[in-house]
């Protein structure tokens, strides 16, 4: 920089009190959090083989199907939810407006891969 993030996947051993990035909320947790190790699994980013489109043809590119040996990743909750901005609905209030709640869209942050 680009892509993805409402799907999916747990057992054992050792240590033993915190953990879910941050803030707020909410949640998990001595019926063992979290970390490390071992095994198992999920997925398909890298990888491999096809199909369609495109091309004079090839390469490349786009869409799509299949595979899983290897490199990563992941295996509570949508990235657990929100955070900044815009638009709409509902409620309260007001001269204007503002507040609460909710839905959608965009952005930010974070994570993972290349």
């Nucleotide at each position: 920089u680009c892509a993805u993030u409402c799907a999916g996947a747990c057992c054992g051993g050792c240590a033993g009190a915190g953990g879910g990035a941050c803030u707020g909320g909410c949640c998990c947790u001595u019926u063992g959090a979290u970390g490390c190790c071992g095994g198992g699994g999920c997925a398909a980013c890298c990888u491999u083989c096809g199909a369609a489109g495109u091309u004079a043809a090839c390469c490349a590119c786009u869409u799509u199907g299949a595979a899983a040996a290897g490199g990563u990743g992941c295996c509570a909750a949508u990235u657990c939810c929100a955070g900044c901005g815009a638009a709409g609905g509902c409620c309260g209030u007001u001269c204007a407006u503002c507040g609460g709640u909710u839905u959608u869209c965009g952005g930010g942050a974070a994570a993972u891969g290349a």

A computed fold for a 114-nucleotide RNA from a soil metagenome, annotated as SAM riboswitch aptamer (S box leader).
RNAcentral holds the sequence, with entries from MGnify.
Rfam family: SAM riboswitch aptamer (S box leader). Rfam links the family to the GO term regulation of gene expression. About the family: The SAM riboswitch is found upstream of a number of genes which code for proteins involved in methionine or cysteine biosynthesis in Gram-positive bacteria. The SAM riboswitch acts at the level of transcription termination control.